The RNA shown here (c-di-AMP riboswitch aptamer (ydaO/yuaA leader)) has 164 nucleotides and comes from a Vulcanimicrobiota bacterium.
């Protein structure tokens, strides 16, 4: 120089999940407490809506196709002195569970927007508990928790920065 790892700072990024302010405990924070700004529930009239085939929330996270045959549900069968209820073996493959592959729809490609093009990745999870539609006043709740991109181009615009 180059390449790849750890760790800290600064930058970025998903995301509403930041800012200040006062006391405290603690030592890159964390707890109350106020405030700002974000954000997300409830809730009239009127109007829509349709409730076990329960229904609804947050959130890009919806919806289909193939493939098998661990495990739960079913369903047909045979066995068990064997009607029920139970057991146990096979079978299917209807539902959940597995895996693949697509897709509504999301993000990221470092000054910012927005439009094209083109790469690349997400396409989860959780929560109320039989109940909430919209919604003015009002009512109430969160402000986490997880990463690492630039050397991807194009046009429009808008901003900083250097230099003169």
């Nucleotide at each position: 120089a180059c390449u790849g790892a750890a760790a800290g700072a600064u930058c970025a990024c998903u995301g509403a999940a930041u800012c200040c302010g006062a006391a405290g405990c603690a030592g890159u924070g964390c707890u109350u407490c106020g405030g700002a700004g974000c954000g997300g529930g409830g809730g009239a009239u009127u109007u829509c809506c349709u409730u076990u085939u329960g229904g609804g929330g947050u959130g890009a996270a919806u919806g289909g196709g193939c493939c098998g045959a661990u495990c739960c549900a079913g369903a047909c069968g045979g066995c068990g002195g064997g009607c029920a209820g139970c057991g146990u073996c096979g079978u299917c493959a209807u539902g959940g569970u597995g895996g693949u592959c697509c897709u509504a729809g999301g993000g990221c490609g470092g000054u910012c927007u927005u439009u094209c093009u083109c790469g690349u990745c997400c396409g989860a999870a959780c929560c109320c508990g039989u109940c909430a539609a919209c919604u003015a006043a009002c009512c109430u709740c969160g402000c986490a928790a997880g990463u690492g991109u630039u050397g991807a181009g194009a046009a429009a615009g808008a901003g900083g920065a250097g230099u003169u």

The sequence was found by an Rfam model in a public genome assembly. Its Rfam family is "c-di-AMP riboswitch aptamer (ydaO/yuaA leader)". A reference for the family is Barrick et al. (2004), "New RNA motifs suggest an expanded scope for riboswitches in bacterial genetic control", Proc Natl Acad Sci U S A. Its mean pLDDT, the model's own confidence on a scale to 100, is 79.